[in-house]
A computed fold for a 72-nucleotide RNA from a Patescibacteria group bacterium, annotated as transfer RNA. Its Rfam family is "tRNA". The family's RNA type in Rfam is transfer RNA. Gene Ontology term of the family: triplet codon-amino acid adaptor activity.
RNA sequence: GUCCCUGUGGUUCAAUGGAUAAAACACCUCCCUCCGGAGGAGGAAAUGGCUGUUCGAAUCAGCCCAGGGACA
Numbered sequence: 001g002u003c004c005c006u007g008u009g010g011u012u013c014a015a016u017g018g019a020u021a022a023a024a025c026a027c028c029u030c031c032c033u034c035c036g037g038a039g040g041a042g043g044a045a046a047u048g049g050c051u052g053u054u055c056g057a058a059u060c061a062g063c064c065c066a067g068g069g070a071c072a
Base pairs, nucleotide, nucleotide: 001071002070003069004068005067006066007065010025011024012023018055027043028042029041030040031039048064049063050062051061052060
């Protein structure tokens, strides 16, 4: 330099172009309890960035950014 793959809560990861972006663990609050790290109830928290296509984009397209890989 060329090509390919990946990017979603703190972490691991779901979501056929369609509804309020699901879940587990972690975190916070409350309950329970002699205590709580066990159990119960609730809560906060995410689509790498910009633009485009579309009635509608996490999903499709272009460019950029970051990580990984193949070739040179």